[in-house]
RNA sequence: GUCUCCGUAGCUCAGCCGGACAGAGCACAGGUUUCCUAAACCUGGGGUCGGAGGUUCGAUUCCUCCCGGGGACG
Numbered sequence: 001g002u003c004u005c006c007g008u009a010g011c012u013c014a015g016c017c018g019g020a021c022a023g024a025g026c027a028c029a030g031g032u033u034u035c036c037u038a039a040a041c042c043u044g045g046g047g048u049c050g051g052a053g054g055u056u057c058g059a060u061u062c063c064u065c066c067c068g069g070g071g072a073c074g
Stems, first nucleotide, its partner, number of pairs: 001073007010026004019057001028044005050066005
């Protein structure tokens, strides 16, 4: 340099055949329980979906460029 895959909550990921408030587990906070802790159960907060532009009535999803990471080839 070319090709390819990935980037979504603090972490690991789903969603990526366009649609209404964007989700799960763990973690975190509060509560119940306990003499206390842990476990269990209940409730809750937390996301400009890597960035910019385009298509569309509507984009996490489709297209283009850029940034970051992994892989293959030279």
The RNA shown here (transfer RNA) has 74 nucleotides and comes from Methylorubrum rhodinum. Rfam family: tRNA. Rfam classes the family as a transfer RNA.